[in-house]
Molecule: Lysine riboswitch aptamer
Organism: Desulfitobacterium hafniense Y51
């Protein structure tokens, strides 16, 4: 010089990512829970049951009073970081209860996808036109590799994927 491994170690991208609170604020919502009057008139009661309530009127409607929360959101400070983190298929554990386990939430391993940011249809969660996720588009942005300019670390065009790119070292080999 050159080859090669998910080597080691540091680093980049920017409304970057993720957590977490001594905080602050809006929205939840005049909603729920209780209570009082009336109308109804048989069952209520997350999934199956079971305890409970029920003609001395449950459930449910209407009036009045009464009044929160949790999840989830931006501001702000910390902390940890650059497959940061997010998806989401199997499987195991746990939430878990008067039993049993559906639905769903967590946590872990593995195979897979996704380079970052936003918009804007659509599905899904959710009170919810706010937010997340996911699929498609399009924009903009870094990064490599091709061609092309050329005022030379610029600029355009086409493409690829973070198992990526940069920079040191390790190991191999030529000189």
């Nucleotide at each position: 010089g050159u080859g090669a491994a998910u080597g080691a170690u540091a680093g980049a991208g920017g409304c970057g990512c993720a957590g977490u609170g001594u905080a602050u604020u809006a929205a939840g919502a005049g909603u729920a829970a209780u209570u009082a009057u009336c109308c109804c008139g048989a069952g209520c009661g997350g999934g199956u049951c079971a305890g409970g309530c029920u003609a001395g009127g449950a459930c449910g409607g209407a009036u009045a009073a009464g009044g929160a929360a949790a999840g989830g959101a931006a501001u702000c400070g910390c902390u940890g970081c650059c497959g940061a983190a997010g998806c989401a298929a199997a499987g195991g554990c746990c939430c878990a209860g008067g039993a049993c386990a559906a639905a769903g939430g967590g946590u872990c391993u593995u195979a897979g996808c996704u380079g970052g940011u936003c918009u804007u249809c659509c599905a899904u969660u959710g009170a919810a036109a706010a937010a997340a996720u996911g699929u498609a588009a399009g924009a903009c942005u870094g990064u490599c590799a091709c061609c092309g300019g050329g005022a030379c670390u610029c600029c355009g065009g086409u493409g690829g994927a973070g198992u990526g790119c940069u920079a040191u070292c390790u190991c191999g080999u030529g000189a």